[in-house]
This is a predicted structure of a 481-nucleotide part of an RNA (large-subunit ribosomal RNA, domain I) from a Planctomycetota bacterium. NCBI's taxonomy places the organism under Bacteria, Pseudomonadati, Planctomycetota. Rfam family: Bacterial large subunit ribosomal RNA. The prediction has a mean pLDDT of 83.

Context: one part of a larger RNA
């Protein structure tokens, strides 16, 4: 040097663990702001780094409920002082006070800073003052009345916030095995506004000689009728079945808060909740904690008090309604967009520009147009359910995950670091039942380590702390070279 076996070392797999994340279902709640929001900056605690909380009244003030023996939030102890049955800390509901910045709003401005008018006050200081909008009032030009403008003043808006929505603007990869028409797609994105749902909604509607009766949704109808370089692909309607309202009275229900709430002892042990003996409760043997594995040890559970919304049932109404009753309307012509319709015979519905009706003995429409039939009343407006969605709150659950998983984020994370910036974007969990965290010796540098003592059931749990896999380092034997 190999190799094999035992010791260790390193290292952090692997176990079992969960503070954290994921879904899923219910039920609530859907807004917040000029009484200054969402989010910040800075201060604030006797000693105070960051976190939480709060504003110069600064880990807090006041007031009412509640609660009952402690307490002065965490990391996180110490040292100091204090508060509390004249009821603290704590909970809940209300009030105050609320520094700057930010819509930011007296002017500025390189957000958290600068620099003013005006009132009021001896002073520290307190109040006002941005712009649109609309309503009133006064006031006032060219120009007589007015009208514009001006001033005062009430009110009101703005800003932010996940998705859901209507509205206005709208791609391109891409697919057609190239590609142009198409497609993707009225997607993605931008903008406007708006609810707690939006929107639609009470026929000039479908239908077909039968008839139906506002509107959303969900099935079906049906990948059919159609459309379509008839290519890729696109894709309906009626029809016919469901979802759906209001009040009253009963029946059932059982939230939110709050109280009540059975029953266990001995041995062994560091510790019983396991074993072993011998009890006991049980409308509770759901769960979680307790020194191991606890129905009876502590929280709690079932039941019980208490009684909101719900659902049912019966009855009774009943989805519809208001108005001034709609002309540059509606119809053509042209150029477009929309519907399954890509211009087709292209109708119907919506837009531009050109024109431009009739008055119920009328209009519209039923897929060019025409005749009968049928059917409805445009050119004004509201309208609850049923449908969408989840930034949040509560509650239950999961053949979800268990530290390279789940959230990026169990651990002080959108942090550290990166980037001129838009942005990109980590890692890191576990000693013990409890700090009893090792007091004293000893080697050393008054170290680092490390050997005794001592805790502790265990230190081979000593903090680089459960287990403690391999790769890899190393020492000791042994065998080959």
């Nucleotide at each position: 040097g190999g190799c094999a076996c035992a010791u260790g070392g390193c290292g952090g797999a692997u176990g079992u663990c969960u503070u954290g994340g994921c879904g899923u279902c219910g039920a609530g709640a859907g807004g917040c702001g000029a009484u200054g929001a969402a989010g910040g900056a800075c201060g604030u605690g006797g000693g105070a780094a960051c976190c939480u909380g709060c504003g110069a009244a600064a880990a807090g003030u006041c007031u009412g409920a509640g609660g009952g023996a402690g307490c002065c939030g965490g990391u996180a102890a110490c040292c100091a002082g204090g508060c509390u049955g004249u009821g603290a800390u704590c909970u809940c509901a209300g009030a105050a006070u609320g520094u700057c910045c930010g819509a930011a709003u007296g002017g500025g401005g390189a957000a958290a800073c600068c620099c003013g008018g005006c009132c009021c006050g001896u002073a520290u200081g307190g109040g006002u003052c941005a712009u649109c909008g609309u309503g009133c009032a006064c006031u006032g030009a060219a120009u007589g009345c007015a009208u514009a403008g001006g001033u005062g003043u009430a009110c009101g808006a703005a800003g932010c916030g996940a998705a859901c929505g209507u509205g206005g603007g709208g791609a391109a990869c891409u697919g057609a095995a190239a590609c142009a028409u198409c497609u993707a797609a009225g997607u993605a994105c931008c903008c406007a506004c708006a609810g707690g749902a939006a929107a639609g909604g009470a026929a000039a509607g479908c239908a077909a000689c039968a008839g139906c009766g506002a509107c959303u949704c969900c099935g079906u109808g049906a990948g059919u009728a159609g459309c379509g370089g008839c290519g890729a692909g696109c894709g309906a309607a009626a029809g016919c079945g469901g979802a759906u309202g209001c009040g009253a009275c009963a029946a059932u229900g059982g939230a939110u808060g709050a109280g009540u709430g059975a029953a266990g002892c001995g041995c062994u042990u560091g510790a019983a909740u396991g074993g072993c003996g011998c009890g006991c409760c049980g409308g509770a043997g759901a769960a979680g904690g307790u020194g191991a594995a606890a129905g009876c040890c502590c929280u709690g559970u079932a039941g019980c008090c208490g009684g909101a919304a719900g659902u049912u049932g019966u009855c009774g109404u009943a989805a519809g309604c208001c108005c001034u009753c709609g002309a540059g309307u509606a119809g053509g012509u042209u150029c477009g967009g929309u519907c399954u319709c890509g211009u087709g015979a292209a109708a119907c519905c919506c837009g531009g520009a050109c024109u431009g009706a009739a008055a119920u003995u009328g209009g519209g429409g039923g897929g060019u147009c025409c005749a009968c039939c049928c059917u409805c009343c445009a050119a004004g407006g509201c309208u609850a359910a049923g449908u969408a969605c989840u930034c949040c709150u509560c509650g239950a659950c999961g053949a979800c995950c268990g530290a390279u998983a789940g959230u990026g984020a169990a651990u002080c994370a959108g942090u550290a670091a990166g980037g001129u910036g838009a942005c990109u974007g980590a890692a890191u969990g576990a000693u013990g039942a409890c700090a009893a965290g090792a007091c004293c010796c000893c080697c050393g540098a008054u170290g680092a380590g490390g050997g005794g003592u001592g805790u502790g059931a265990a230190a081979g749990a000593g903090a680089a702390c459960c287990u403690g896999a391999a790769a890899c380092c190393a020492u000791g034997u042994g065998c080959c070279u």